[in-house]
């Protein structure tokens, strides 16, 4: 140098053109004489920046940033 895959909450990963979700974690209550466990509630997310579309986490095309081939 080329070509290929990835990129969603703190963390692990789902989703796949119309609302962004689980688990753990986190923060409140509740319960207990207190402590774990439990139980209910709740915050918090689409890597940047452009395009295509009424509408983009999704599709395209750069860019960074990681993985892996080839020389």
């Nucleotide at each position: 140098g080329c070509c290929c895959c990835c990129a969603u909450a703190g963390g692990u990963u789902a989703g796949u053109g119309g609302c962004a979700a689980a688990c753990c974690g986190c923060a409140g209550c509740c319960a207990u004489g207190g402590u774990a466990a439990g139980g209910c509630u709740g915050a918090a997310u689409u890597g940047c920046a452009a395009g295509u579309u009424c509408g983009a986490u999704u599709c395209u095309c750069g860019c960074u940033g990681g993985g892996g081939g080839c020389a």
Overview
Model confidence (mean pLDDT): 82 of 100. A computed fold for a 71-nucleotide RNA from Acholeplasma hippikon, annotated as transfer RNA. The sequence is in RNAcentral, with records from Rfam. Rfam family: tRNA. By type it is a transfer RNA. Rfam describes the family as follows. Transfer RNA (tRNA) molecules are approximately 80 nucleotides in length.